[in-house]
Large-subunit ribosomal RNA, domain VI from a metagenome, 269 nucleotides, folded computationally. The coordinates come from a structure-prediction model, not an experiment, and the mean pLDDT is 87. Its Rfam family is "Bacterial large subunit ribosomal RNA". Gene Ontology terms of the family: ribosome and structural constituent of ribosome.
Context: one part of a larger RNA
RNA sequence: CGUAGGAUAUUUGAAGAGAUCUGUUCCUAGUACGAGGGGACCGGAAUGGACGAACCGCUGGUGUUCCAGUUGUCGCGCCAGCGGCAUGGCUGGGUAGCUAUGUUCGGUCUGGAUAACCGCUGAAAGCAUCUAAGCGGGAAGCCGUCUCUGAGAUAAGAUAUCCCACCUGAAUAAUCAGGCUGAAGACCCCUUGAAGAUUACGAGGUUGAUAGGCUGGAUGUGUAAGCAUGGUAACAUGUUGAGCUUACCAGUACUAAUAGGUCGUGAGG
Repeated sequence: CGUAGGAUAUUUGAAGAGAUCUGUUCCUAGUACGAGGGGACCGGAAUGGACGAACCGCUGGUGUUCCAGUUGUCGCGCCAGCGGCAUGGCUGGGUAGCUAUGUUCGGUCUGGAUAACCGCUGAAAGCAUCUAAGCGGGAAGCCGUCUCUGAGAUAAGAUAUCCCACCUGAAUAAUCAGGCUGAAGACCCCUUGAAGAUUACGAGGUUGAUAGGCUGGAUGUGUAAGCAUGGUAACAUGUUGAGCUUACCAGUACUAAUAGGUCGUGAGG
C1' cells in the first nucleotide's frame, strides 16, 4: 500500500514444511513341515538402538552477583575485624537460569487409488484366456490420516462484538465549500518480562503488584562478630544449626510507571 468505512478478538484451510526408521526376546509352538538335524507363516505381547521434540521434579554440569576455608603482600594508626591485588589468587560447596550424559513423550491406529503379482466373469477365436467391455485383491512406496506454519490464498475468505447519525451556504437530493466535532481503537512515553541484537511479542501504567525496595518464607553455606570460660600459647568450648544468603515464592504502594501528546472521523461507488 492492497484486501472499497474504521477497529478488536476468534477462526476456516488453498498451499507449504516436518515426521512417517528398526533390532532382539517371549507366547502361539518345539506346533505346521521334516526320516532326522532343524524349524515356521499368520496373530499377540514385552523390551531396546538410532533419530526427534519438550522439560529441569530426579541424577549431574555450569553458576566471575551466595556461603565458607586458606597462602603471599598492601592498606584501614596498632590488636581484633575487614578490604584491594595475585587466572574468579587458590580450594570446598551451591540458589535461579541455561543445560545432557538426566526425565517424559513421538513415529499408534486406519482409509483411498495403485506397482509387480494373484483372481472373477468373458468374447474376439462355439474351446481356452485376469482384458478387449466390466468387476475384485494387493506394498515399508503414492494421496490422506498425525504435527507445525498458513487469507498478499490479489479468487486477498468467515464469525462475533465495538464506533461515528451536527450546523450554514451553493435551487438541494447527489456533490462542493466552510464551521463544529476527534469516536471505537491504536501508538508515542514510562515500569518491565521465563520475549528479545534492534525491532517485534507478552504483562502493566495509581480504578495499579509492572520493576525496585521492605517484610516473611524457601534455598545455599555451615556454628558469624562480640563477649565469657579453659589453656603459657596455637586453639577449644558456650552463647549458636549461629550469622550471612544473588536471579526463587508470597505479601506490602515506600519509590518509579505522573502529567500529557499523536494518529484515527462524521454511516462509507